[in-house]
RNA sequence: UCAGGAUGAACGCUAGCGGCAGGCUUAACACAUGCAAGUCGAGGGGUAUGACCGUGACGACCGGCGCACGGGUGCGUAACGCGUAUAAAUCUACCUUAUAGAGGGGAAUAGCCCAGAGAAAUUUGGAUUAAUGCCCCAUAGUAUUAUUGAAUUAAACAUUUAUGGCUAUAAGAUGAGCAUGCGUCCCAUUAGCUAGUUGGUAUGGUAACGGCAUACCAAGGCUACGAUGAGUAGGGGUCCUGAGAGGGAGAUCCCCCACACUGGUACUGAGACACGGACCAGACUCCUACGGGAGGCAGCAGUGAGGAAUAUUGGACAAUGGGCGCAAGCCUGAUCUAGCCAUGCCGCGUGUGUGAUGAAGGUCUUAGGAUCGUAAAGCACUUUCGCCAGGGAUGAUAAUGACAGUACCUGGUAAAGAAACCCCGGCUAACUCCGUGCCAGCAGCCGCGGUAAUACGGAGGGGGUUAGCGUUGUUCGGAAUUACUGGGCGUAAAGCGUACGUAGGCGGAUCAGAAAGUAGGGGGUGAAAUCCCAGGGCUCAACCCUGGAACUGCCUCCUAAACUCCUGGUCUUGAGUUCGAGAGAGGUGAGUGGAAUUCCAAGUGUAGAGGUGAAAUUCGUAGAUAUUUGGAGGAACACCAGUGGCGAAGGCGGCUCACUGGCUCGAUACUGACGCUGAGGUACGAAAGUGUGGGGAGCAAACAGGAUUAGAUACCCUGGUAGUCCACACCGUAAACGAUGAAUGCCAGACGUCGGGUAGCAUGCUAUUCGGUGUCACACCUAACGGAUUAAGCAUUCCGCCUGGGGAGUACGGUCGCAAGAUUAAAACUCAAAGGAAUUGACGGGGGCCCGCACAAGCGGUGGAGCAUGUGGUUUAAUUCGAAGCAACGCGCAGAACCUUACCAACCCUUGACAUCCUGGCUACUCGAGAGAUCGAGGUUCACUUCGUGACGCAGUGACAGGUGCUGCAUGGCUGUCGUCAGCUCGUGUCGUGAGAUGUUCGGUUAAGUCCGGCAACGAGCGCAACCCACAUCCUUAGUUGCCAGCAGUUACUGGGCACUCUAGGGAAACUGCCCGUGAUAAGCGGGAGGAAGGUGUGGAUGACGUCAAGUCCUCAUGGCCCUUACGGGUUGGGCUACACACGUGCUACAAUGGCAGUGACAAUGGGUAAUCCCAAAAAGCUGUCUCAGUUCGGAUUGGGGUCUGCAACUCGACCCCAUGAAGUCGGAAUCGCUAGUAAUCGCGUAACAGAUGACGCGGUGAAUACGUUCCCGGGCCUUGUACACACCGCCCGUCACACCAUGGGAGUUGGAUCUACCCGAAGGCCGUGCGCCAACCUAAGGGGGCAGCGGACCACGGUGGGUUCAGCGACUGGGGUG
Repeated sequence: UCAGGAUGAACGCUAGCGGCAGGCUUAACACAUGCAAGUCGAGGGGUAUGACCGUGACGACCGGCGCACGGGUGCGUAACGCGUAUAAAUCUACCUUAUAGAGGGGAAUAGCCCAGAGAAAUUUGGAUUAAUGCCCCAUAGUAUUAUUGAAUUAAACAUUUAUGGCUAUAAGAUGAGCAUGCGUCCCAUUAGCUAGUUGGUAUGGUAACGGCAUACCAAGGCUACGAUGAGUAGGGGUCCUGAGAGGGAGAUCCCCCACACUGGUACUGAGACACGGACCAGACUCCUACGGGAGGCAGCAGUGAGGAAUAUUGGACAAUGGGCGCAAGCCUGAUCUAGCCAUGCCGCGUGUGUGAUGAAGGUCUUAGGAUCGUAAAGCACUUUCGCCAGGGAUGAUAAUGACAGUACCUGGUAAAGAAACCCCGGCUAACUCCGUGCCAGCAGCCGCGGUAAUACGGAGGGGGUUAGCGUUGUUCGGAAUUACUGGGCGUAAAGCGUACGUAGGCGGAUCAGAAAGUAGGGGGUGAAAUCCCAGGGCUCAACCCUGGAACUGCCUCCUAAACUCCUGGUCUUGAGUUCGAGAGAGGUGAGUGGAAUUCCAAGUGUAGAGGUGAAAUUCGUAGAUAUUUGGAGGAACACCAGUGGCGAAGGCGGCUCACUGGCUCGAUACUGACGCUGAGGUACGAAAGUGUGGGGAGCAAACAGGAUUAGAUACCCUGGUAGUCCACACCGUAAACGAUGAAUGCCAGACGUCGGGUAGCAUGCUAUUCGGUGUCACACCUAACGGAUUAAGCAUUCCGCCUGGGGAGUACGGUCGCAAGAUUAAAACUCAAAGGAAUUGACGGGGGCCCGCACAAGCGGUGGAGCAUGUGGUUUAAUUCGAAGCAACGCGCAGAACCUUACCAACCCUUGACAUCCUGGCUACUCGAGAGAUCGAGGUUCACUUCGUGACGCAGUGACAGGUGCUGCAUGGCUGUCGUCAGCUCGUGUCGUGAGAUGUUCGGUUAAGUCCGGCAACGAGCGCAACCCACAUCCUUAGUUGCCAGCAGUUACUGGGCACUCUAGGGAAACUGCCCGUGAUAAGCGGGAGGAAGGUGUGGAUGACGUCAAGUCCUCAUGGCCCUUACGGGUUGGGCUACACACGUGCUACAAUGGCAGUGACAAUGGGUAAUCCCAAAAAGCUGUCUCAGUUCGGAUUGGGGUCUGCAACUCGACCCCAUGAAGUCGGAAUCGCUAGUAAUCGCGUAACAGAUGACGCGGUGAAUACGUUCCCGGGCCUUGUACACACCGCCCGUCACACCAUGGGAGUUGGAUCUACCCGAAGGCCGUGCGCCAACCUAAGGGGGCAGCGGACCACGGUGGGUUCAGCGACUGGGGUG
């Protein structure tokens, strides 16, 4: 990171049908239009009509009931708001039950009428009238207050009947109010909050308790178990996920709460502080005649806006409910229904059977075939869904059906109308081709793409799901990566620096009681729906219905008493006390000692001293250093000294004294759990640093000078100030480490050491015990390393801390500090890692051992000159191409004048110079033109002859040829290199969680992983060695072209012979075999004998696993790509040979160890037919001459003349002769080869070839040196460190420059929230007053009583000042991240 589940979802592609559900998550943003709450004439007046007594309807008005339900939304609210369980101080219209009552009066007022005001909304005055409207009296069982007494409070009627209402009281039911326990998000970088605040008394108020309100009194109340403050949020039943515990959510449905444009307020009422009521204030919109008015979709539809996004201005009251009504009935956007949308869940279909020329076509191909594929076509069959037609419900009871001519049934129709989406590198089911070429693009993570992409795009095929599929968002899971279940802290992140101690947590043995926790049982509750189980209904399912179980919870009663808690006793083992001993650098203070450094004084003494890798700065003739004596002063305490001691840690070291803390051992008695840990808190706390005052010998940051260096703000040297020391006061941090918190118990041992005791023997041992301090090691633990009775083991208790790396222990805020700074402690952003332990390699200016012409010791060169040759560079039409440190550069090239030749210029050809197939016809050869290829003219072959063909050659047609064109990073083959270095591996076993290890390490030894010995290894393979070739000795066989000692003849030579040389076949010989010594009696090593040869005899051939994407597509082969009248083919000429220059490899020299002249023997290899012969002159050597010079050295260069090869010698050949006679007098830094027949030197041969200073061979002459392994280079083995693994040519740090991103500070500025003080004070209820006014009832006629008005306190909005807090912008500036 992904695979799973879920979703009110959205987007992309696609879409046949049905059922059941769901549908503004955003702007509680603004709303046009219509509808969403009325009803009652059986309350009233009024009113219509006619047949005057009925009938019927009713706008408005008075009156009753309803409008507090139903419906919507989630702003606010962290609250008794919700959930759950309780309790007492309450009300309740309509409904039910019961008892009783309903008597007598009265005054008004709407409407109507008349008269006005106004645009409208609306409103004023006058007159008149009714009631189930209003008022008074009576009655009063009951209620309230009270000791009695006393006082106060009711009513309504309508009607033909039936009946329906009314009043009071007591109950019920329903609904509501209030109170309490428990539960209910995040931040402590919010720690203190509170004035009606907490309580009391009294009064008021309420339906009701209560600081609910007022007055007085007291000073309380809340809070680390988180008050107060800030942020966020309606709560629950439930929903999603999960094994569960949990985590997330609160759409639809149900319950509760809150709200109704924003804020405040009350009225009416049983019930409201009232969504479709009222009043006031505010914002907004609308109307207006400008005077004034109206409005509130978070009801149902609908509109605009916002948004990724969410529906019709439908039908009906048929059903279920609700309101009113006696009822009929009316109203009902509640509700029931239809419409739209794949938004979800569920179901169905898009055909079925047969069908192999395995059709056509597509794709791939090794060109054979494979696959799509029984798939299609064809043949036979069916009709679910759809379409057409006919019938036609349940839901309704006597009636009434919006849905609806719907569901459903029957008939007809034709395979007919109905398949897409995503994926195919791994995770993850499914592979090939083409295109592209780090581009275009993909991507959830890892990652893919730079010319052969299963990863991009297309195609074929395949996989998955299916009317859907995929993507995106969110959430749970996996994630035991927050761990209650269920994690950790030595080294990965993580033990506070240490102790004391408060709260808290935990706590020894035993008895009794109680019963809070705990356990068992009973009761109540835990709404319904949901989940689960069973049954049933729609054809099934989704869905719905019925029943059960469950809801793990809360409350309550009873019982038990093991454990925990609580209460009261008892005990001694935990803890402590007492007594006697003991060890110690434990602490503080005072005193004191010697050595040493430095300084001062004096003496001796003279030129240096000091310092370093080497020096210099420095000191010194004004006398240093050295040395002697005396003195001053400060600091530190050698030896003893020890993984020894003490302390909580930091830490503590000369000696003495005083004071003082802790510890250990032994013994007796006492107390009786007094204990452990420890958030906050307190104390101590190295060094450095700070303040004040002292002190200052040495040392020594800063600083100065001298060196080193490219530089050297360092390391080294000479000086030197703070500081280091003391006193007092701060700081409070360290790799403050055992990187290991404290305490207790348990779990094998062995060996040291410190302190004390006991026993034994008896004089320093043994055994044992307690307490410390170490090493090794078992069980066990650990990722490993490691730990292991001093645990990192097994357990318990308590505290602290961790949760990917960076940003960052940083910013802001708080606290502390004189400061330095400390402490507490984030986020944005960014990465896919960072990290631990171990493994294998590689590497190290790490270590050990060993080897090599690696160094050293020698000999000769290169680098300087001229020339040859190759390369680079430059030039050119072209200077063809390749090779590039060693391991390219006399290399490919064993040989470029043409050819070669691949390059350039010009001229030609196009089935082609070359191959196969088909067809046609006949050619060679000669002459002419041309630079030639080629063109023109003449001309007419060979073989079998079966007389038709075939071969060569020519022409035509297309399939094809052709390419030294590209890719050696697609390849084969071949080769180089480490390196002829001694290594590289495997099987089985063993060890390790594993990578891996062991074997292969170790002790010896060797040229060697060669051999021996040992060993958890035992064996084996490829390498080493040997087997192969050549050379060296001998034997044997064979003697021609070889040989000729002896024999015969001879001018030459021949005969003869095979002894010798030689040739080429075979064989012998060498093996540490023998002796001595050494070594482990081994392997071996040293020496010796013998031997032609002695310790792999010498030289070759032979090259392990692998490394370098080493070299080669231009030897050859080959995939892919590219060209096809040309990148193919032919011809002529040119070029590869150029030339300011640089490098490599060589040749010749610079001379006398030589040049020249003469003489001159012996070779070997090789070639030609050929051991003769030829090529063929060997060089050295010997003799003579030259005599140190640019020469008789050296031979370049140039002139002239020739020879040779060849078609051709100009570009561009070699050689010979004559003449010319350059540089060069032994070569700077640097560098190469070689260890014996080697180096050096001398010539000779061969291949290709016309043409060697090269390459490869051959022989002649023939040295010097190796002490040795310190160093340079390369290599092997072991070991060690590592942050490297493309492997040190690695990795990687910081500044600076540029771009982008987020962020801190910032003069200020803008806005929000909130607190506080003051001002203002609408409406409203309350209190007071009540000038003024007044229908009912009473009156003693005054009044009682009532109304308006006025005043007051309270209070919304608003205003002013101050504070707190959050956010936006901000010149400039700080660090951070990415590239």